[in-house]
Predicted 3D model of a 71-nucleotide RNA (transfer RNA) from Candidatus Methanoxibalbensis ujae.
Its mean pLDDT, the model's own confidence on a scale to 100, is 85.
The same sequence occurs in records of 2 taxa.
The RNAcentral record of the sequence draws on ENA and MGnify.
Taxonomically the source falls in Candidatus Methanoxibalbensis (Archaea, Methanobacteriota, Methanomicrobia, Candidatus Methanospirareceae).
It matches the Rfam family "tRNA". Rfam describes the family as follows. Transfer RNA (tRNA) molecules are approximately 80 nucleotides in length. By type it is a transfer RNA.

RNA sequence: GCGGCAAUGGUCUAGCGGUAUGACGCGGGCCCCCCAAGCCCGCAGCCCGGGUUCGAAUCCCGGUUGCCGCA
Numbered sequence: 001g002c003g004g005c006a007a008u009g010g011u012c013u014a015g016c017g018g019u020a021u022g023a024c025g026c027g028g029g030c031c032c033c034c035c036a037a038g039c040c041c042g043c044a045g046c047c048c049g050g051g052u053u054c055g056a057a058u059c060c061c062g063g064u065u066g067c068c069g070c071a
Stems, first nucleotide, its partner, number of pairs: 001070007010024003018054001025043006047063005
């Protein structure tokens, strides 16, 4: 230098055009003598910039970071 893959709450993760999923975590409550466990409710996220589209996490272009390969 070229190519491939990946990037989603604090962490891990699902989602191949129509309200972003679940778990852990955190906060509140129930339960209990207390703690833990369990149960209920809530909090918090699409790497960045453009484009296409009525509508983009998703498609296209460019970039950033990481991993792998080639030179």